[in-house]
RNA sequence: GGGGGUAUAGCUCAACUGGCAGAGCAUCGGACUCUUAAUCCGCAGGUUGUAGGUUCGAUUCCUACUACCCUCA
Numbered sequence: 001g002g003g004g005g006u007a008u009a010g011c012u013c014a015a016c017u018g019g020c021a022g023a024g025c026a027u028c029g030g031a032c033u034c035u036u037a038a039u040c041c042g043c044a045g046g047u048u049g050u051a052g053g054u055u056c057g058a059u060u061c062c063u064a065c066u067a068c069c070c071u072c073a
Stems, first nucleotide, its partner, number of pairs: 001072007010025004019056001028042004049065005
């Protein structure tokens, strides 16, 4: 330098042909317990990597860029 992949909550990951962004774990609150752990219940937490484009509508489609990974030379 060429080609490909990934980027979504604090962490690990969903969202299967474009139509209200979710789960588990963790944090926090509560129940239980003499206390802790375990277990159970509940709340909160997101500019979907950045900037544009298409569309009534974009995590999803298109373009460029950034970071990381794989591969060819």
Background:
A computed fold for a 73-nucleotide RNA from a Pseudomonadota bacterium, annotated as transfer RNA. Rfam family: tRNA. The sequence was found in a public genome assembly. Taxonomically the source falls in Pseudomonadota (Bacteria, Pseudomonadati).